A computed fold for a 100-nucleotide RNA from a Pseudomonadota bacterium, annotated as Guanidine-I riboswitch aptamer.
It matches the Rfam family "Guanidine-I riboswitch aptamer". From the family's description: This family represents a conserved RNA structure found upstream of the ykkC and yxkD genes in Bacillus subtilis and related genes in other bacteria. The function of this family is unclear although it has been suggested that it may function to switch on efflux pumps and detoxification systems in response to harmful environmental molecules.
Taxonomically the source falls in Pseudomonadota (Bacteria, Pseudomonadati).
Of the family's consensus pairs, 96% are formed in the model.
Model confidence (mean pLDDT): 82 of 100.
[in-house]
Formats: sequence, C1' cells, structure tokens
RNA sequence: CAAAACGGAUUCUAGGGUUCCAGCCGCGUGCGGUGUUCGGUCCGAGAGAAUCCGGCCCCGCGAUAAGCUGGGUACACGGAGGGAUAAAAACCCGGGAGGC
Repeated sequence: CAAAACGGAUUCUAGGGUUCCAGCCGCGUGCGGUGUUCGGUCCGAGAGAAUCCGGCCCCGCGAUAAGCUGGGUACACGGAGGGAUAAAAACCCGGGAGGC
C1' cells in the first nucleotide's frame, strides 16, 4: 500500500428472568401463592470463547485462464428510550444517538 477493515451457522460462557419442572409457603392434597429461590428446562452477547461454511485480500504454482497450496481478515468507549417473548437481560432497534 491492497481488501467487504465482510456475511452466516452451531455449541458454550458472562448475564437474564419466570412459561414449564423442581424448591419454599399455605391449605380443602391438587390447587393457590412465591423469582427476596446460588436449581433444571428456557432466553442469551458487534464490542465474550470455540468450531464450521462462504466471501474478500496477499504471496506462490499454473499459461496472464480454470484451478490449487500457504498466509491474512484488525480494533472496538457507549447511554436514555423503545420492542419481542411467559418474562427479563449484555437479546433486538444497535458497531444506532453520543463520546474519544
């Protein structure tokens, strides 16, 4: 100097609440209440982790083609408010507003 300083998926974590289960409480024992309950299911990161798929860039091989090996794809402070869901959140609006 070049490039989209790229797009997506999965698993998980920090975090999050309360549909369901469990816990606890009550009673008329299968119903009600309770998330002020370190739980399971569940939700879950642009600025957390890992893996995978694709794209792009560079070098090389190749014939200047098709195609292929290798390497690279950085950094990242951040409200208020609103939205979804049972509900909440660091989810979504949003790498937004704003700030440096």